[in-house]
Molecule: transfer RNA
Organism: Candidatus Nealsonbacteria bacterium CG08_land_8_20_14_0_20_36_22
RNA sequence: UCCGGGGUAGCUCAACGGUAGAGCGACUCCCUGUUAAGGAGUGGGUUGCGCGUUCGAAUCGCGCCCCCGGAG
Numbered sequence: 001u002c003c004g005g006g007g008u009a010g011c012u013c014a015a016c017g018g019u020a021g022a023g024c025g026a027c028u029c030c031c032u033g034u035u036a037a038g039g040a041g042u043g044g045g046u047u048g049c050g051c052g053u054u055c056g057a058a059u060c061g062c063g064c065c066c067c068c069g070g071a072g
């Protein structure tokens, strides 16, 4: 330098162009003599950055940044 994959909640990951979700973790409550386990609930997001296409973009296009793998 070129090719491929990836970047979304604290972590691991979903999401036909149409309200961004799950599990774990955090917090609150129930249960219990207490803890653990179990049950119910709550909060947490500029979807890496910018521009564009579109009525509408996490999703499509272009340019950058970062991570992983490969080629030279």
Base pairs, nucleotide, nucleotide: 001071002070003069004068005067006066007065010024011023012022013021018055026042027041028040029039030038048064049063050062051061052060